The RNA shown here (small-subunit ribosomal RNA) has 1477 nucleotides and comes from an uncultured rumen bacterium. The sequence is in RNAcentral, with records from ENA and SILVA. It matches the Rfam family "Bacterial small subunit ribosomal RNA". Rfam links the family to the GO terms ribosome and structural constituent of ribosome.
């Protein structure tokens, strides 16, 4: 980048699918290792457990623990003194206590942080977010700077200590104390108020310094003395808060919203503006540029895509915003209305002693549950980076690390080399091969990873390292431990084989599969990608298939039915300013991260750093001024006006006219009229119809009348008159862009139809009747109400069409015609309007369109986005009602479509032809038989052939036999080839016996060649056995096939190669004018030739010539059957010639071709037959002639035998014979021929026999021999009848063939003598030596012919013509067919699913309104008890709205092979279609 799919083909519109990227992905198969990321998308569902915010004793009083001393008692202790021996004094030391001092520890009470961090995306469509401003309308702890400052007092309160409620949570009371806790004085730099001032500044309020005098407001200590706090001001940093401009889905089947609502005024609150809130006043405010209301949604940086532009998203990461079980409210605080804080409701869940209480993982792991689906109740403060503290250090599920998981991304490997007997196996085969396939053994080399051993890090700035004995390095060792998905009809790379048999299955899209499946399965090969494959799901690409880039609207999907006309959009020449678009410089922003470029680290990569671009915007400012825009100001060319003038079915109203139909009266006049396709209803003797006068009504105007005119369209036709629009053309006075277009909105708007009230001849919905048909609720024909007219009023639709929106400029011409001028040489030109055709450039997919565009351009409007469902449902407007307008969805197809080709086909059209018709002749259909064929029988009645183009066809001939078929009996390597062992010389002939028969059993006889004396060997023939390769099939497919055929058709066509036209498919040639039997020939022509067909050459008749002369002719000869000599003149046979070619003559014709007529001429216009069948058509016959692939059978689907059947018989066709009779029947006589066949044969002749036919048997291996030709002709009977017509059937008797005539042969011969006296409806032959008729041969065969195939005899009638049947040829037409009209197609009705609309209800859901209670909680009030205003939450009510569901009932849409018709497509058999009843 494309590619498949609508068609027979073809361009085109046009939808569907594919290839590509991508994912937090899930599922299947499968899995080796590492980095770096990355993991509830669903239930904002519920949670057990543990952790996630604390810290500070250097702010305070205390309690605790230690040491240390220092006091005191007291106890134990007992050195040692003394001692009357009874005792006494009594040190050390231990213990309790008390104070100090030191150290640790901390409930509590102060301080700082719990408002960072981490999570989650439910709400929310918002200034919520993005991006740019503002904030003279604001706050800011800790931290930086600067300036001042810290004097002096005071009263309390936790802890304790007491005592008390209570299960518990947790309190209550009394009493005591401490501070950097609390509070008052004081002392103040313009810090804060009021009031009154100068200066300067700002877009307003206003701000900024300076400066009076008033009035008001601070403070804290602590220690290790040097920090570290503390007050006030100001500034800065940081971080916050509010306001503004633009941006920010989707629905109009949501169009009106809003009552604090919109502003004021004056309060209140607030860190600050502001209806944020309240009181009054005012009636304001938003909205088609989408208000309001459903519905979806957390934005952005960015991420996937895409060439871009756009599209989807919006996991990680990074800003912001919401939200923490729901709902609601505040406090604290620098900072919340607070995840791990309060208090109040509301579900939950847990404890309880039942009185009360506890809770909130959308922090990190974990659990349950839902899900297709998502990880460890892990280490760690080493680092990063918070929080407190002076610090040390504490905390930190933030964050570093690890574990799982192929989920992604990236990087490595599972080995390299060599190695042909191309091994084995495995698949295939044409059986040779030939793929697997250097692939594998095998032979060498190597160690990336994993694995063992060893060193062993950076991260750490002095010490400290969770990761980790991890990265990484090093050394031994084995090719060892590591390949799988998915694909192979076509798109899209890649093929064969078995099995299946429209089964099972595949399928993304076209499709495949019904017996030879490259599309299902399985194997072999093969493609592809790779630790991953492939599938499903989503998004974006291709899709320009939403078109901004970058689309259409005559016919494909699409111009509004028409005009006015608002908003709105776009707008004619010159001059001047502005500068808003616009360009164009500079700033300022545009976080970081991503992203692209250059580079660095990790062995690469992925990952990460560092610099550079980009951030296409937004703001600010300088600046230019051509465009637009805009303000003034001029122009006339666009537009409009005045004026003169002629045209026209323009529109309303009124009046008036004939002609015609119909009606009524009156005459005239008689059996009809009427009406069709033919009838028929139907009117008419009561006088129609026709004619003649006379009147009434209604409607509608012939002739002109015209691709002629008017109008915006729909429309508009008689004359005259009023009223009235609008167009044109002259003139050039006059205003001066005053203009196009026009979403909504108004108007108008054919028929039909509605209401209401006239009117009503004529036609006519519906209705009656008659006809037509299978039916006929049609189409024809009679009637005939609505309606058509008329006033008023609705409706608003039509194939309302030029299927073509307005308007404006440009862009070669010709030709007609209306209207107006101008010229004029009266011929005609020319100018400006409209119409109509033809055509140049262009343009269209093609038709075609072409100054009246569908060409080039602008400009605004409607509209379209595959086909069905559907212009259908719903829901709104609108209408009396019919209905109109807006207008989907689910579901369901691979299409539907437009134009044009080729064909085929029409109950389209032109020309032509054929024994196609018609004119003839004679048949066929009826009878008898004979024969094939349904069908029926049957053990079998084998098989096959089915309109024409199967049926006297295969079959040129079934008794056995054929013969396939059926019963019964037998054979198994076989009846039959051909190979290979072994015997043999059986076999084979001839006899015998069993038996139907095959066949079995028996006896007889019996090779050959060579060596060798022979005994034997060898080989050759032939035979038997033996198993095995095989052999057999008329078993199946003719729809696997060859090869022959048969058919349109002996019709005149069927095609090519160059060149030309066409986007093509194709098209010219081939058409076309004239000929022809002919695409035969001639002329013409964008063709020119050439090919298979046609014609000719080939064969036979037909005239003649020359050659030849036997068996043939001719004459002679004779004993006249043979036979002989002679002769070829003819005849005749067979062989070579010759003629005929429209050549010649007239006439036509275009001078051609050719055609007519005409001479010669045996023969005349292809002389007459014949062979000789073009591309191609029926899946046309034939596997049963033969060949053949496949596929079955193998003691049988083979083979052999006997009998049987193929010959059956209520019955129906079809060929065909013989007749029905006198143009004949029979009998007697009597002439004339071709072709042909013959030695297992054909026979003369003779004889016998009525006869088939027999005996004998001459002659022919053939121009020689054998083969009466009838029909005709002469002559007798028959006389019109079931017959002297006609022979069927039936009885006897018989003759041939044959192993054998029963089933089941054919002829004789006597007898018997059926239907049948020309054949319904229909239907075949035939155009001259044809038709008829008349007999002969011959093929098959032992015998069998009424069939077949040939021969000759006799020998007509007709053809005006092409209207009409039927076939065919060529042109043209119209198609919706192309399997080609035996085609396609439509509804109803009936079976199945399937999803949908209405619907008595009926279930749920969110928001809203009112009302009626009212919790905490700010706030006021009043007072120590409450009270009130606002309000969550419940309660009540009345609706709307949305989703579910619901007996029943509507229509759709879908389904090989149901019913009914036949509407449509050809003129579709009534042209078809729109609107309407």
């Nucleotide at each position: 980048a494309g590619a498949g799919u609508u068609u027979g083909a073809u361009c085109c519109u046009g939808g569907c699918u594919c290839a590509g990227g991508a994912u937090g992905a899930a599922c299947g198969c499968u899995g080796g290792c590492g980095g770096c990321g990355u993991g509830c998308c669903u239930a904002a569902c519920a949670c057990a457990u543990g952790c996630a915010a604390g810290u500070c004793g250097a702010g305070c009083g205390g309690a605790g623990a230690u040491a240390a001393g220092c006091g005191c008692c007291g106890a134990a202790g007992g050195a040692g003194u003394c001692u009357u021996c009874g005792g006494a004094c009594g040190a050390a030391u231990u213990c309790a206590u008390g104070c100090u001092u030191a150290u640790c520890u901390u409930a509590g009470c102060g301080g700082c942080g719990g408002a960072u961090g981490g999570g989650u995306g439910a709400g929310g469509a918002a200034c919520g977010c993005g991006u740019g401003g503002a904030g003279a309308a604001c706050c800011u702890g800790c931290c930086c700077u600067u300036c001042a400052c810290a004097g002096g007092g005071g009263g309390a309160u936790a802890a304790c200590a007491g005592u008390u409620g209570g299960a518990a949570a947790c309190g209550g009371c009394u009493g005591u104390u401490a501070a950097u806790a609390c509070c008052g004085c004081a002392u103040a730099u313009g810090c804060u108020c009021a009031c009154a001032g100068c200066a300067c500044c700002g877009c307003a309020u206003g701000g900024u310094g300076c400066a009076g005098g008033g009035a008001g407001g601070a403070a804290a200590g602590c220690c290790g003395a040097g920090a570290c706090g503390g007050u006030g001001a100001a500034g800065g940093a940081u971080g916050g808060c509010u306001c503004c401009g633009c941006g920010u889905c989707g629905g109009a089947u949501u169009a009106g919203c809003c009552a604090g609502u919109u502003g004021g005024c004056g309060g209140g609150g607030u860190a600050a503006c502001g209806g944020c809130c309240c009181a009054c006043c005012a009636a304001a405010g938003c909205g088609a540029u989408g208000a309001u209301c459903c519905g979806u949604a957390g934005c952005c940086g960015g991420c996937c895509u895409g060439a871009g532009a756009g599209g989807g998203c919006g996991a990680c990461c990074g800003g912001c915003c919401a939200c923490a079980u729901u709902g609601g409210g505040a406090c604290u605080g620098a900072g919340a209305c607070a995840c791990g804080g309060c208090c109040c409701a509301a579900a939950c869940u847990c404890c309880u002693g039942c009185g009360g209480g506890a809770g909130g993982c959308a922090g990190c792991a974990g659990u349950g549950g839902g899900g297709g689906a998502u990880a460890u109740u892990g280490c760690a403060c080493a680092a990063u980076g918070g929080g407190g503290g002076a610090a040390a250090c504490c905390c930190u599920g933030a964050u570093g690390c690890a574990g799982c998981g192929a989920c992604g991304c990236c990087g490595c490997g599972u080995g390299a080399a060599g190695g042909a007997a191309g091994a084995c196996g495995u698949a295939u085969u044409u059986c040779g091969g030939u793929a697997u396939g250097u692939a594998a053994a095998c032979u060498u080399c190597u160690a990336u990873c994993a694995g063992c051993a060893g060193g062993g890090a950076a991260g750490a700035a002095g010490a400290u390292g969770a990761c980790g004995g991890u990265a990484c390095c090093u050394g031994a060792c084995u090719a060892a431990g590591a390949a799988g998905c998915c694909c192979c009809g076509g798109c899209u790379a890649a093929c064969u084989a078995c099995g299946u048999g429209c089964c099972a299955g595949c399928a993304g899209c076209c499709g495949c599969g019904g017996u030879a499946a490259u599309a299902c399965g399985u194997a072999g090969g093969g493609g592809g990608c790779a630790a991953g494959c492939g599938u499903u799901a989503u998004c974006c690409g291709g899709a320009u298939u939403u078109a901004c880039u970058g689309g259409g609207u005559g016919u494909a999907a699409a111009g509004g039915g028409a005009g006015c006309g608002u908003a709105g959009a776009c707008g004619g020449c010159g001059g001047u300013g502005c500068a808003a678009g616009u360009c164009u410089g500079a700033u300022g922003u545009g976080a970081a991260a991503a992203c692209c470029c250059g580079g660095g680290g990790c062995u690469c990569a992925a990952c990460u750093c560092c610099g550079g671009g980009a951030u296409u915007g937004c703001a600010u400012u300088g600046g230019a001024a051509a465009c637009u825009g805009u303000a003034c100001u001029g122009c006339u060319g666009g537009a409009g006006u005045a004026c003169u003038g002629g045209a026209g079915g323009g529109g309303c109203a009124g009046g008036c006219g004939g002609a015609a139909u119909u009606c009524c009266u009156g005459g005239u006049g008689u059996a009809g009229c009427g009406g069709u396709g033919a009838a028929a209803u139907g009117c008419g003797u009561a006088g129609a119809u026709a004619u003649c006068a006379g009147g009434a009504g209604g409607a509608a105007c012939a002739c002109c009348g015209g691709u002629g005119g008017c109008g915006a369209a729909g429309g508009c036709g008689g004359c005259c008159u009023g009223c009235u629009g609008g167009a044109c053309a002259g003139u050039a006075a006059c205003u001066g862009a005053c203009g196009u277009u026009g979403a909504g909105g108004c108007u108008c708007g054919a028929a039909a139809g509605c209401g209401u009230g006239g009117g009503g001849a004529g036609c006519a919905a519906a209705c009656a009747g008659g006809a037509u048909u299978a039916g006929a609720u049609a189409c024809c024909c009679u009637g005939g109400u609505a309606g058509u007219c008329c006033a008023c009023g609705c409706c608003g639709u039509a194939a309302a069409c030029g299927a073509u929106g307005c308007a404006u400029a440009c862009u070669g011409g010709g030709u007609g015609u209306c209207c107006g001028g101008g010229g004029u040489u009266c011929g005609c030109c020319c100018c400006g309007g409209g119409u109509a055709c033809c055509g140049c450039a262009g343009c269209c997919a093609a038709c075609g369109c072409g100054u009246u565009a569908a060409g080039u351009a602008u400009g605004c409007c409607g509209c379209c986005u595959g086909g069905g469902g559907a212009g259908u449902a719903c829901g709104u407007a609108c209408g009396c009602a019919a209905g109109u307008a807006u207008g989907a969805a689910a579901c369901u197809c691979a299409a539907a479509g437009g134009a044009a080709u080729u064909g085929a086909c029409g109950g389209g059209g032109g020309c032509c032809c054929g024994c196609a018709c018609a004119a003839g002749c004679g048949g066929u259909g009826g009878a008898g038989c004979a024969u094939g064929u349904g069908g029926u029988u049957u053990a079998a009645u084998u098989c096959g052939a089915a309109g024409c183009a199967a049926c006297g066809c295969g079959c040129a001939g079934a008794a056995c036999c054929u013969u396939a078929c059926c019963a019964g009996g037998g054979u198994u390597u076989g009846a039959c080839a051909u190979g290979g062992g072994a015997u043999c010389g059986c076999c084979g002939c001839g006899g015998c016996g069993a038996g139907a028969g095959a066949u079995c059993g028996c006896c007889g006889u019996u090779u050959u060649g060579c060596a060798g004396c022979a005994a034997u060997g060898c080989a050759a023939c032939g035979a038997u056995c033996c198993g095995c390769a095989c052999a057999g099939g008329u078993g199946c497919u003719g729809c696997a096939u060859g090869g022959c055929u048969g058919u349109c058709g002996u019709c005149a066509g069927c095609u090519c190669g160059u060149g030309u036209c066409g986007u093509g498919a194709g098209a010219u040639g081939u058409u076309g004018g004239g000929u022809u039997a002919a695409g035969u020939c001639c002329c013409g022509c964008a063709a020119c030739g050439a090919g298979c067909g046609c014609a000719a050459c080939c064969c036979a008749c037909g005239u003649u010539u020359c050659c030849a002369g036997u068996u043939g002719c001719c004459a002679c000869c004779c004993g006249c059957a043979a036979g002989g000599g002679g002769g070829c003149c003819c005849u005749c046979u067979g062989g070579a010639g010759a003629g005929a070619c429209u050549g010649c003559c007239g006439g036509g014709g275009a001078c051609a071709a050719c055609c007519c007529g005409g001479a010669g001429g045996a023969a005349g216009g292809u002389g007459u037959g014949g062979a000789u069948g073009a591309c191609g058509u029926c899946a046309a016959g034939u596997c049963c002639u033969c060949a053949u692939g496949g596929c079955c059978c193998u003691u049988a689907c083979a083979u052999c035998c006997u009998g049987g059947g193929c010959u059956a018989c209520a019955c129906a066709c079809g060929u065909g014979c013989u007749a029905c009779g006198a143009u004949g029947g029979u009998c007697g006589g009597u002439a004339c021929a071709a072709u042909g066949g013959g030695u297992c044969g054909c026979a003369a002749c003779g004889c016998c026999g009525c006869g088939a036919g027999g005996c004998g048997g001459a002659g022919c291996c053939a121009a020689u021999c054998c083969u009466c030709a009838a029909a005709g002709c002469c002559g007798g009977c028959c006389u019109c009848a079931g017959u002297u017509c006609g022979g069927a059937u039936c009885g006897g008797a018989g003759u041939c063939u044959g192993c054998a005539a029963c089933u089941c042969g054919a002829c004789u011969c006597c007898g018997u003598g059926a239907a049948g006296c020309u054949g319904g409806a229909a239907u075949c032959g035939c155009u001259a030596g044809u038709a008829a008729u008349c007999g002969u041969g011959g093929g098959u065969c032992a015998g069998c012919a009424c069939a077949c195939c040939a021969c000759g005899g006799u020998g007509a009638a007709u053809a005006c013509g092409u209207u009409c049947c039927c076939g065919g040829g060529c042109c043209u037409u119209g198609u919706a067919c192309a399997c080609a009209c035996c085609g396609c197609c439509c509804g109803u009705c009936a079976a199945g699913c399937c999803a949908u609309g209405g619907g008595a209800g009926a279930a749920g859901g969110g928001a809203g309104u009112g009302c009626u209670c009212g919790a905490a909680g700010c706030c006021g009030c009043c007072u120590c008890g409450g009270c009130g205003u606002c309000u969550a939450a419940a309660g009540c009510a009345a609706g709307a709205c949305c989703u579910u569901u619901g007996a029943c009932u509507g229509g759709g849409g879908c389904u090989a092979a149901g019913u009914c018709g036949u509407a449509a497509c050809a003129a579709g058999g009534u042209a078809a279609c729109c609107g309407u009843a």